[in-house]
RNA sequence: CAGGCCGUGCAGUCGCGGGAGGUGAGAGCCGCUCGAGGAAAGUCCGGACACCACAGGGCAUGGCGGUGGGUAACGCCCACCCGGGGAAACCCGCGGGAAAGUGCCACAGAAACACACGGCCGAUGGCGCGGCAACACGUGAGCCGCGCACAGGCAAAGGUGAAAUGGUGCGGUAAGAGCGCACCGGCGUCGCGGUGACGCGGCGGCCGGGCAAACCCCGCCAGGUGCAAUGCCAAGCAGGACCGACGACCCGGCCCGGCGAGGUCCAGGUAGGCAGCAGGGCGAACGCCCCGCCGGCACCUAGGAGCCGGCGAGACAGAUGGCUGCACCCGACAGAAUCCGGCUUACAGGCCUGCU
Numbered sequence: 001c002a003g004g005c006c007g008u009g010c011a012g013u014c015g016c017g018g019g020a021g022g023u024g025a026g027a028g029c030c031g032c033u034c035g036a037g038g039a040a041a042g043u044c045c046g047g048a049c050a051c052c053a054c055a056g057g058g059c060a061u062g063g064c065g066g067u068g069g070g071u072a073a074c075g076c077c078c079a080c081c082c083g084g085g086g087a088a089a090c091c092c093g094c095g096g097g098a099a100a101g102u103g104c105c106a107c108a109g110a111a112a113c114a115c116a117c118g119g120c121c122g123a124u125g126g127c128g129c130g131g132c133a134a135c136a137c138g139u140g141a142g143c144c145g146c147g148c149a150c151a152g153g154c155a156a157a158g159g160u161g162a163a164a165u166g167g168u169g170c171g172g173u174a175a176g177a178g179c180g181c182a183c184c185g186g187c188g189u190c191g192c193g194g195u196g197a198c199g200c201g202g203c204g205g206c207c208g209g210g211c212a213a214a215c216c217c218c219g220c221c222a223g224g225u226g227c228a229a230u231g232c233c234a235a236g237c238a239g240g241a242c243c244g245a246c247g248a249c250c251c252g253g254c255c256c257g258g259c260g261a262g263g264u265c266c267a268g269g270u271a272g273g274c275a276g277c278a279g280g281g282c283g284a285a286c287g288c289c290c291c292g293c294c295g296g297c298a299c300c301u302a303g304g305a306g307c308c309g310g311c312g313a314g315a316c317a318g319a320u321g322g323c324u325g326c327a328c329c330c331g332a333c334a335g336a337a338u339c340c341g342g343c344u345u346a347c348a349g350g351c352c353u354g355c356u
Base pairs, nucleotide, nucleotide: 001354002353003352004351005350006349008327009326010325011324012323013322014321016035017034018033019032021030022029023028037333041344042343044342045341046340047339048338049226050225051224052223061222062221063220064219065218066080067079068078069077070076081095082093083092084091085090096217097216101215102214103211104210105209117158119154120153121152124151125150126148127147128146129145130144131143132142166184167183168182169181170180171179185207186206187204188203189202190201191200192199193198230275231274232273233272239266240265241264242263243262250258251257279290280289281288282287291312292311293310294309295308296307297306299304300303328331
C1' cells in the first nucleotide's frame, strides 16, 4: 500500500415472537426448535413481482458516455488503454465531440477571437538635408548617404492574467515570424502490432485559446406508480329479486297438528381476516425432492454413510431482551418490514494474507 475476515464470549436463570408436537372438555400447561447486520441505514441506481396504460412511427424530457468482457439488469464488477500523482507497491478520473452553430471567459489587461499598451523596425514608398556625374553650368530627372517616424511592417523580449494562439535552440531578417532547420508536443496520413481503446515507426510545417458539471451535436437506454402494490374471504347497517296472514320460516325427513311474521337468494363491498411473506426446486393442490442445522436409532473398516423426527426471522408496521457469575484488549456504528444485485455513508477494537 492492497485484499479478505471478525466485531464480546461462555454458563445459569427469567421473559418475548414464529413453527410443529404432547396433554387437557376447554382455558391452559409441558418440553423441543428457530429468531437481525456488515452495514438490517441512506432510499441513490438496477431488477424481480403487482396493478394501470400501450397498433406503428416521430417529437419532447430524463439518464448514461475510453475499450473489451461479466451480468436478469445496472450509473455495478473484472481486465486493459489514456491522463494526472507517487521513490515504489499503488492511488485518483461525470474519461464522446470545442474545426457544425450559439453563448460565456470575473479582476487585471491593448486584446480572452480576433488584438497592439509600453516597445522593435522603417527593407519599400513619402518628406527633409547633404553629396555625385553627364550636359545647356541656372534648374535638377537619376544614383548614393544621413535624418524624420508619415504610410506601413512585426509580435521576439516586457507588462496583465488561471489562460495571450505550439515549446526550446540555431539560422534567417530592416525588425520579426514554422519563414527555414534539429529535437519535443499535437494533428493528419501510411505501414506494422493489438478483438479494441491504443501503441510503435515513416512521411507532411498541417500548428485551429479555454469551458459541453452552458445550450447544443453524436451514440446508447428509458411507459407510469410502488407490497399502504395487488388478489381472495367477508360481520353489521343500508340495497335488489322472489316467497309469505290464500300462513312462509321454525318444531331433525314426510303427514297431521302447533306457532305466528318474517324467510330464501344475489351483487358490490366497510369493519375484520387470509394470502402476497420467507432456505431452494417441481406441482393446480395434498404433497414430493434437494440443501443446511439439531435430536434419536442401529451399522462398521471410527469418521463416515444410512433411517426416523423436528426446524429454516416474518410483525398489531410491535418479538429477537433483562438479570447474575466468570473471562479478556472492557465491547464501536447500529435494529429486518416485499425480495434480490449493487453503490454510498457510519463504525471502539482486533485478526489473516500478499506486495513496496
RNAcentral holds the sequence, with entries from MGnify.
The RNA shown here (Bacterial RNase P class A) has 356 nucleotides and comes from a soil metagenome.
Its Rfam family is "Bacterial RNase P class A". Its family is annotated with ribonuclease P activity, tRNA processing and dimeric ribonuclease P complex in the Gene Ontology.
Model confidence (mean pLDDT): 78 of 100.